[in-house]
A computed fold for a 72-nucleotide RNA from a Candidatus Parcubacteria bacterium, annotated as transfer RNA. Its Rfam family is "tRNA". Lineage of the source: Bacteria > Bacteria candidate phyla > Candidatus Parcubacteria. It was read from a public genome assembly. Its mean pLDDT, the model's own confidence on a scale to 100, is 81.
RNA sequence: GCGGGUAUGGUAUAGUGGCUAUUACAUCACCUUGCCAAGGUGGAUAGAGGGGUUCGAUUCCCCUUACCCGCU
Numbered sequence: 001g002c003g004g005g006u007a008u009g010g011u012a013u014a015g016u017g018g019c020u021a022u023u024a025c026a027u028c029a030c031c032u033u034g035c036c037a038a039g040g041u042g043g044a045u046a047g048a049g050g051g052g053u054u055c056g057a058u059u060c061c062c063c064u065u066a067c068c069c070g071c072u
Stems, first nucleotide, its partner, number of pairs: 001071007010025003018055001027043005048064005
């Protein structure tokens, strides 16, 4: 330099054009208990950045960034 892949709450993940974005753990509040642990209910925290297509984009297209793999 060329080609391919990955990027989603604090962490790990699911999803395919209709999003109010899934689940688990963690966190906070409350309930339960004499206390702790366990359990239950609820809350807050999210699609790498920019642009395009579309009525509508996490999803499709382009560029960039970071990381991984291969080739030279």